Formats: sequence, C1' cells, structure tokens
RNA sequence: CCCUCGAUGGUGUAGUUGGUAUCACAACAGGCUGUAAACCUGCAGGUCACCAGUUCGAAUCUGGUUCGAGGGA
Repeated sequence: CCCUCGAUGGUGUAGUUGGUAUCACAACAGGCUGUAAACCUGCAGGUCACCAGUUCGAAUCUGGUUCGAGGGA
C1' cells in the first nucleotide's frame, strides 16, 4: 500500500431479497420468605462506530472516515 471480516442497551448476541431492533444475563420495582438466596411477575435502558448519499422509508444498499481482527505484496 491492497483485499476480506467485524463495530447493535451495562455485558454477550439475533436481525441480508429495506418497513416501529430480538433474546439471555446483569440493574431496578413487586411477589414469595422470619431475613437473604433461589424462583415468579413487571419495568427501565440502544442517536444500530462516525459523516454523507440513494429511497416515501436505511442497522440493512452506495461512497468516505475511525478503531479492531485476519490475509497478501
């Protein structure tokens, strides 16, 4: 220098012929219990790495940038 892959709540993840972002754990509240754990129920939490473009509509498509992993010269 070139190519490929990845970046999604606190953590780990699903979501590809574009249409209101999924699940688990954790956190919080309630139930249960003499108390706590376990268990059950509920709730909150994500500008989908960043900047543009295409589109009625973008996590998803296109271009660029940053960071990380791998490969090539």

The prediction has a mean pLDDT of 83. A computed fold for a 73-nucleotide RNA from Dactylellina haptotyla CBS 200.50, annotated as transfer RNA. Its Rfam family is "tRNA". It is annotated as a transfer RNA. It is recorded under the gene name tRNA-Tyr-GTA-1-1. The sequence is in RNAcentral, with records from GtRNAdb.